[in-house]
Context: one part of a larger RNA
């Protein structure tokens, strides 16, 4: 793992409550019981619902109650009952399976820990204590040789007993082994046998370690269907609608309760929207009039410094400080002297098969996601994060986005080999333009990115120069008073401080750069000549460059390529969806005609959770009517009928029971629960 079978809303209460059904009805009903063969019927009215409410109560009573009130105001003023079904809800296992655990009572020390009694077992070698004898010593011990001796949680190293390290093995030869070294082997050694300790305990040279492969509490029954706010499953079919992931509240936050949202029934008469009207309000936005914030000028108070002053008052000063007023120019979520769009509330008309609201049954959801806009929280990070307000997905299929829940376009009743069209596209993969017209790009930009760089190109404008010759190049000049004064060892155009005048001139600074100790030298600034037409400089705007390094493969157009098949502007064609259009059909609902079928007509008919509605099959029962050995059931095959669930017919098999119609009951529908059993 597949195949068959089994497998989950179930029973009970004279329960509770809503709706629907029958009865009876100001009334409705019996309950244990009793007779009855009887679970039939009959009888039994206790009792229990209703028939009048209202106050806290005395009470009063269609009223009461509050209150000084006859004002106001609460609460009330004739429809129920019983019985069945059906939806839900209490109580019970209560929709199934699932804990880890709690408690009572057994059984377990054959495995293991400890402890008792009785037994056993340690080849082989090595050290060589204390004694001890013999000799030396010594007053006498002592002490010192030499033999002797046989101590030792003693030394090597088999049985035995452990287990420190690799490898092997790890669906094993084994639920801990094998090989190959390893420790300890006369001891706190090892080991037969019988016996002693029990689970709220025992034993533990102590590790939560052992008590039979099971130990932070043993196993086994029973309490038992412990509880599980958690996970996981929940079985035929079609039709109408169709949600939340919010708020409050909560030992609450993945779990409730109410309320939003959703359905069904019954009342009612209104929703949404549009426009015109009147309203509240401080949000964008603006300002600076408060309130701070914060920046130049100006006047400048206080304070503080210097001076001065019989160091007293005072008086001058002040490149300090800097109130406060002036006046320019700003800034705010807890500023406003102002102030919108929009949304909101009232209200008039339009609209409206109804989308409103009211009262009941029944859910169902409280994890939301991700865009667009407004905004906190982060770093104006993040597929972040938390509010608002719109979408879409959720619970939506199609069609673009190469692929791609939330983006862009559109909302799948079916059926057609029809038609048109959104978004998106038309050189080929690939349906449809190798269309028009005008420009722009040369980077393969397009086909990925910022500060910042820059004689890319194209366009628009502004301001100088110039045929009385601009710009750039080249020839030639580029001086004199002078070496300006001053410093300074020197300073001569160029260390550095002042001043920058005069002359001759086509020009020519008391020099803008190199250079020298200082001078000298090379430029340049300005001018003339030569040439002969544009040339310098800013500004915006379009396309473009550099800026630009990565990790399996080109790899940032889906590709192929494309200089248009690329931008930009305008046109025109066609392409393109389950959108819309045409043609069949099916279905809801409302409305008309209609007793009811039914026929039109208009509007719908994606759909998770969930409401709600009609049906389809199985077992069994009751009553009806039928089939079968000339072949029931059940299985095999078929191209038949139904809108689905499903039903026929026929033909083989099989070999003996089964349908059909109306009602009734339910052990009533399997693909999932790491489902249970069973084969393969």
């Nucleotide at each position: 793992a597949c195949c068959g079978g089994c497998g989950a809303g179930u029973u009970a209460u004279g329960g509770u409550u809503a709706u629907c059904a029958u009865g009876c009805a100001a009334g409705g009903u019996u309950a244990a019981g009793u007779c009855g063969a009887a679970g039939a019927g009959a009888c039994g009215g206790a009792g229990c619902c209703g028939u009048a409410g209202u106050g806290a109560a005395a009470g009063c009573g269609a009223g009461c109650c509050u209150u000084a009130a006859u004002a106001g105001g609460g609460c009330g003023a004739u429809a129920g009952u019983a019985u069945g079904a059906u939806g839900a809800c209490a109580u019970a296992g209560a929709c199934c399976c699932g804990a880890a655990a709690c408690c009572c009572g057994a059984c377990g020390a054959c495995c293991u820990a400890u402890c008792c009694a009785u037994g056993a077992u340690c080849a082989a070698g090595u050290u060589g204590a204390a004694g001890g004898u013999g000799g030396a010593g010594u007053a006498a011990c002592a002490u010192c040789c030499a033999c002797u001796g046989g101590a030792g949680g003693a030394c090597u190293g088999a049985a035995c007993c452990g287990a420190c390290g690799u490898u092997c093995g790890u669906u094993g030869a084994a639920a801990c082994g094998c090989c190959c070294g390893c420790g300890g082997a006369u001891g706190a050694a090892u080991u037969g046998u019988g016996g002693a300790u029990a689970g709220c305990g025992g034993a533990g040279a102590a590790a939560u370690u052992c008590c039979a492969a099971u130990c932070g509490a043993g196993u086994u029954g029973g309490g038992u269907a412990a509880u599980a706010g958690c996970u996981g499953g929940u079985u035929c079919u079609c039709c109408c609608c169709g949600a939340a992931a919010u708020a409050g509240c909560u030992u609450u936050a993945g779990g409730g309760c109410u309320a939003g949202c959703g359905u069904c029934u019954a009342a009612u008469a209104u929703a949404a929207u549009u426009a015109g009207u009147g309203g509240a309000g401080g949000u964008a936005g603006a300002g600076c009039a408060c309130u701070g914030a914060a920046u130049g000028u100006g006047u400048g108070a206080u304070g503080g410094c210097c001076g001065u002053g019989u160091c007293a008052a005072g008086c001058g000063g002040u490149a300090c400080u800097g109130a406060a007023c002036a006046u320019a120019a700003u800034c705010a979520a807890a500023c406003u002297c102002c102030g919108a769009a929009u949304g909101c509330c009232a209200u008039u008309a339009a609209g409206g098969u109804a989308a409103g609201u009211u009262a009941g049954g029944c859910a169902g959801u409280c994890a939301g996601a991700c865009u667009g806009u407004g905004g906190g929280g982060g770093a104006u990070a993040a597929g972040c994060u938390c509010c608002a307000u719109g979408g879409u997905c959720a619970a939506a299929a199609g069609g673009g986005a190469a692929a791609c829940a939330g983006c862009c376009c559109a909302g799948a009743c079916c059926g057609u080999c029809a038609a048109u069209u959104a978004a998106g596209g038309u050189c080929c993969c690939u349906a449809a333009g190798u269309u028009u017209a005008u420009g722009c790009u040369a980077a393969g930009u397009g086909u990925g990115a910022a500060a910042g760089g820059a004689u890319g190109u194209g366009g628009a404008g502004a301001c100088g120069c110039a045929c009385a010759a601009a710009c750039a190049a080249c020839u030639a000049g580029g001086a004199u008073g002078u070496u300006a004064g001053c410093u300074u060892a020197g300073a001569a155009g160029c260390a550095g401080c002042u001043a920058c005048c005069a002359u001759u001139u086509a020009a020519a600074g008391a020099a803008a750069g190199c250079g020298u100790a200082a001078c000298a030298g090379c430029u340049c600034a300005c001018u003339a000549g030569u040439c002969g037409a544009g040339u310098a400089u800013c500004u915006c705007c379009g396309c473009g460059c550099c800026g630009a390094a990565g990790a399996u493969u080109u790899a940032c157009c889906g590709g192929g390529g494309c200089u248009a098949a690329g931008c930009a502007u305008a046109a025109c064609a066609c392409c393109g969806a389950a959108g819309u259009u045409a043609c069949g059909g099916a279905u809801u609902a409302a409305u008309a005609c209609u007793a009811a079928a039914g026929u039109a007509u208009u509007a719908g008919u994606g759909g998770u959770a969930g409401g709600g509605g009609a049906g389809c099959g199985u077992u069994c029962c009751a009553u009806g009517u039928g089939c079968a050995u000339u072949g029931a059931a059940g299985c095999c095959a078929u191209a038949c009928c139904g809108g689905a669930a499903g039903g026929a017919g026929u033909g083989g098999u099989g070999g003996a029971g089964c349908g059909c119609a109306u009602g009734g009951a339910a052990g009533u529908g399997a693909g999932a629960a790491u489902g249970c059993c069973g084969g393969u």
This is a predicted structure of a 680-nucleotide part of an RNA (large-subunit ribosomal RNA, domain II) from a Bacilli bacterium. The coordinates come from a structure-prediction model, not an experiment, and the mean pLDDT is 86.